[in-house]
The RNA shown here (c-di-GMP-I-GGC riboswitch aptamer) has 89 nucleotides and comes from Firmicutes bacterium UBA3576.
The coordinates come from a structure-prediction model, not an experiment, and the mean pLDDT is 83.
It was read from a public genome assembly, where an Rfam model found it.
It matches the Rfam family "c-di-GMP-I-GGC riboswitch aptamer". Rfam links the family to the GO term cyclic-di-GMP binding.
RNA sequence: CUCGAAAAAGGCAAACCCCGCGAAAGCGGGGGGCGCAAAGUCACGGGUCUACAGCACGCCUGCGUGCCAUGACGGCCGGACUGCCGGGA
Numbered sequence: 001c002u003c004g005a006a007a008a009a010g011g012c013a014a015a016c017c018c019c020g021c022g023a024a025a026g027c028g029g030g031g032g033g034c035g036c037a038a039a040g041u042c043a044c045g046g047g048u049c050u051a052c053a054g055c056a057c058g059c060c061u062g063c064g065u066g067c068c069a070u071g072a073c074g075g076c077c078g079g080a081c082u083g084c085c086g087g088g089a
Base pairs, nucleotide, nucleotide: 001088002087003086004085011036012035016031017030018029019028020027021026034075040081041080042079044078045077046076047073048072049071054067055066056065057064058063059062
């Protein structure tokens, strides 16, 4: 520098269940283990999800519908930074 077929030291932890937080998306802890060679870190670009509040409209006047990120997802893709083990050069 490159690769992840095999092996080893280990690591992470989907669904689901319990507890807590949140309006929600979702998040934290415990159990669990589908998977993961960056499933480590960073919302930088794209994408996706949500809509308490806000705005608009409607009416049955406190609800319905639509729009909206500043909220969320890094286990959706790309990018940046860092790193374990092993193979090859």